[in-house]
RNA sequence: UGAGGUAUAGCUCAGUGGUAAGAGCAUCACGCUUACAUCGUGAAAGUCAUAGGUUCGACUCCUAUUGCCUCAA
Numbered sequence: 001u002g003a004g005g006u007a008u009a010g011c012u013c014a015g016u017g018g019u020a021a022g023a024g025c026a027u028c029a030c031g032c033u034u035a036c037a038u039c040g041u042g043a044a045a046g047u048c049a050u051a052g053g054u055u056c057g058a059c060u061c062c063u064a065u066u067g068c069c070u071c072a073a
Base pairs, nucleotide, nucleotide: 001072002071003070004069005068006067007066010025011024012023013022018056027043028042029041030040031039049065050064051063052062053061
């Protein structure tokens, strides 16, 4: 310098353009226990990287930018 991939909860990741954005782990509260752990119930936690565009409607499609990863030179 070029090509490709990726960005969603604290972490790891789902999420066919169609109407309240999810799971597991972790955290907190309660129950259980003498206590801890396990287990059960519930809660909190999101600018879906940023900015535009397409569309009646975008996490999802397109473009640019930024960060990270890989490959080539």